[in-house]
RNA sequence: UUUCUAUAAGGCGAUGAAGCUCGCCGUAAAUAUCCCGCCGCAGCUGGAUUGAUGGCUUCUAUAAUAAA
Numbered sequence: 001u002u003u004c005u006a007u008a009a010g011g012c013g014a015u016g017a018a019g020c021u022c023g024c025c026g027u028a029a030a031u032a033u034c035c036c037g038c039c040g041c042a043g044c045u046g047g048a049u050u051g052a053u054g055g056c057u058u059c060u061a062u063a064a065u066a067a068a
Base pairs, nucleotide, nucleotide: 010025011024012023013022016059017058018057019056020055021054032049033048034047035046037044038043
C1' cells in the first nucleotide's frame, strides 16, 4: 500500500489481573486532591500528596515490619 473476514449478550467507573455485585454509557460513559506562577473567568506550566477496588475478596507490582 492492497485484499479479505469479523462487529461480539458490549463498553466504562484517576496505576495491572480474576470472581461477585452496584451504577453509568451507546461513540458515549472515564481522566483524583492541594499549592506556586503566568493569566482572567477559561486555560498553560511547575511542584507535592493519597490510591493498584465504583464496592467486596484474591493474586501480582511497589513499600514497611517480623519470622523461618
Molecule: Fluoride riboswitch aptamer (crcB RNA motif)
Organism: Ignavibacteriales bacterium